The RNA shown here (transfer RNA) has 76 nucleotides and comes from uncultured euryarchaeote. Rfam family: tRNA. Rfam classes the family as a transfer RNA. Its mean pLDDT, the model's own confidence on a scale to 100, is 81.
RNA sequence: GCCUGUGUAGCAUAGCUGGUAGUGCGGCGGAUUUGUAAUCCGCAGGCCGAGGGUUCGAGUCCCUCCGCAGGCUCCA
Numbered sequence: 001g002c003c004u005g006u007g008u009a010g011c012a013u014a015g016c017u018g019g020u021a022g023u024g025c026g027g028c029g030g031a032u033u034u035g036u037a038a039u040c041c042g043c044a045g046g047c048c049g050a051g052g053g054u055u056c057g058a059g060u061c062c063c064u065c066c067g068c069a070g071g072c073u074c075c076a
Stems, first nucleotide, its partner, number of pairs: 001072007010025004019056001027043005049065005
């Protein structure tokens, strides 16, 4: 330099053929318990990596850039 994959909540991740962004853990509150842990119920938390485009509508499609992982090539 080229190719492929990947980026979604604090962490790990799902999201099909474009049509209201979810799950687990963690956090907070409550129930239970003599108390803690565990268990159960509830709540909050997201500019979907950045910018642009297409579309009535984009996490999803297209372009550019950035980060991460892997592979390949050239030079020496």